[in-house]
RNA sequence: CAUCACACGUAGGGGUCCUGGCGACGGACAUCGCCGGGUGAGAAAAACCCUUAUAACCUGAUACGGGUAAUGCCGUCGUAGGGAAGCGUGGCGCAGGGUCCU
Numbered sequence: 001c002a003u004c005a006c007a008c009g010u011a012g013g014g015g016u017c018c019u020g021g022c023g024a025c026g027g028a029c030a031u032c033g034c035c036g037g038g039u040g041a042g043a044a045a046a047a048c049c050c051u052u053a054u055a056a057c058c059u060g061a062u063a064c065g066g067g068u069a070a071u072g073c074c075g076u077c078g079u080a081g082g083g084a085a086g087c088g089u090g091g092c093g094c095a096g097g098g099u100c101c102u
Stems, first nucleotide, its partner, number of pairs: 001096001006090005011051004016045001017038008057082003063076004
């Protein structure tokens, strides 16, 4: 003299898709509700993820390739363009680095 990962608190940012059955409904679609299935951290839980970024998430995108019952399912695009430009406590010292003196 500075302080990582990580944990907690607080503040802020973010997404919520696809699908089967039943019901609301008199036919279909759409929408909503209930119970399931798929991917995922999360598909409305006060939960999960993210807070400076090549990694929360958004845009391009009704994109391209693959796959699926179907989907923003997987990959590419992508070190792209945007994106919260936070704080406190613990970690934390008998540890670490620098300088001066001997």
Molecule: TPP riboswitch aptamer (THI element)